[in-house]
RNA sequence: ACGGCACAGGGAGAUGGCAUGCCUCCCGCCGCGGCCACGCCGUGGCAAACCACCUUCGGGUUGAUGAUGCCUGCACCGCC
Numbered sequence: 001a002c003g004g005c006a007c008a009g010g011g012a013g014a015u016g017g018c019a020u021g022c023c024u025c026c027c028g029c030c031g032c033g034g035c036c037a038c039g040c041c042g043u044g045g046c047a048a049a050c051c052a053c054c055u056u057c058g059g060g061u062u063g064a065u066g067a068u069g070c071c072u073g074c075a076c077c078g079c080c
Stems, first nucleotide, its partner, number of pairs: 009027005016071005022066001028046008052061003
């Protein structure tokens, strides 16, 4: 210097919110400021993950969860 693994942190998981000793995926770059200074920390932006399935391409299907619980919204049925 490069690559791999692990830990920590941040982000994402086809319609809202909260929670989780949970699951999967992404993690690089740039600007500014600070410091015990070539590295670290804070902050902002961009990138990545992400943006369902089937189809004769005319059209059709499931679901507020990645998963679980609760709340909210919508739909159906029954009762008062």